[in-house]
Order: sequence, then C1' cells, then structure tokens
RNA sequence: CUGCAUAGGUCACUGAGUCGGAACGCAGGUUCCGAGCGGGGGACAUUCCGGUAGGGGUGAAUGGGCCGGUCGGCCCAAGGGCGAUUCUUUCCCGCCCGAACCCGUCAACUAACCCCGCAAGUGUCGUGAAAGAGGAGCG
Repeated sequence: CUGCAUAGGUCACUGAGUCGGAACGCAGGUUCCGAGCGGGGGACAUUCCGGUAGGGGUGAAUGGGCCGGUCGGCCCAAGGGCGAUUCUUUCCCGCCCGAACCCGUCAACUAACCCCGCAAGUGUCGUGAAAGAGGAGCG
C1' cells in the first nucleotide's frame, strides 16, 4: 500500500417499524409507561351485489407475451425505489424492484367503540438542471 474477515460506532437507504422515561441485564436485549407513526375490525345513511372455481388482508409488487412436463427463465407494461443542498415539486440521464407473507368460510364503506404492529434487510453517491419553503453561517 492492497485484499479478505470479524466487532463496535458515525452517516445514509428500503420500510409504519421511531423518540423519551423507569426497572432488570456483562452485553445483545427484556418488561412497563408516555408521545408519535402504521394497520385491521366495526352502525345509521349510501353503494351495491357476492357466495366453493370460495372470499379477504398487509405490501409498489398487478397484468400480458414467449420458452417449458413442472420448478422456473426471458421480454414488456401498470406501479414503486435509489443516485446525500434539510424537505417538496418538475425535467434530463443512469441503475434497480416489479416479492413475500397472513386470515380461515368471514369482513364494502362506516361515527362511537374494539384490536394489532413499531420488524427485517442493506451501503447509493449524477460534486446533473430549474423552482418553492425552511434553516444555518457571515455581516
């Protein structure tokens, strides 16, 4: 100097999956309380229809074509994300995702009310263009 691996930390990314306090623990973390974020159930009125080929929920993740006995693979589109001015919007360019899981015969919406989650997995950098808001620094 370079490469690989492990541990901790900082700064970031997807995502609702965060912050504060108390107790316990060597630590990872666990329990409780508060705030915040997210999801489900659930009247009247309204809207409608559906019912075994079931139906439904979270999520961007749904549809089409081709190959294939199946698993699966490829391509395209709806939709979604990243490329670090703090946030947002528009445009250009580039790179990705386009899954998975759950409920269990049952659920439109839905005030009151009731219930649940706060995980998991990662490491991008175009010193791109324009605008709005906010904030910091300097004077």
A computed fold for a 139-nucleotide RNA from a Vulcanimicrobiota bacterium, annotated as c-di-AMP riboswitch aptamer (ydaO/yuaA leader). Taxonomically the source falls in Vulcanimicrobiota (Bacteria, Bacillati). Rfam family: c-di-AMP riboswitch aptamer (ydaO/yuaA leader). About the family: This family represents a conserved RNA structure found upstream of the ydaO and yuaA genes in Bacillus subtilis and related genes in other bacteria. The ydaO/yuaA element is thought to act as a genetic 'off' switch for the ydaO and yuaA genes in its native state. It is believed that the element may be triggered during osmotic shock leading to activation of ydaO, a predicted amino acid transporter gene, and members of the yuaA-yubG operon which code for KtrA and KtrB K+ transporters. It was read from a public genome assembly, where an Rfam model found it.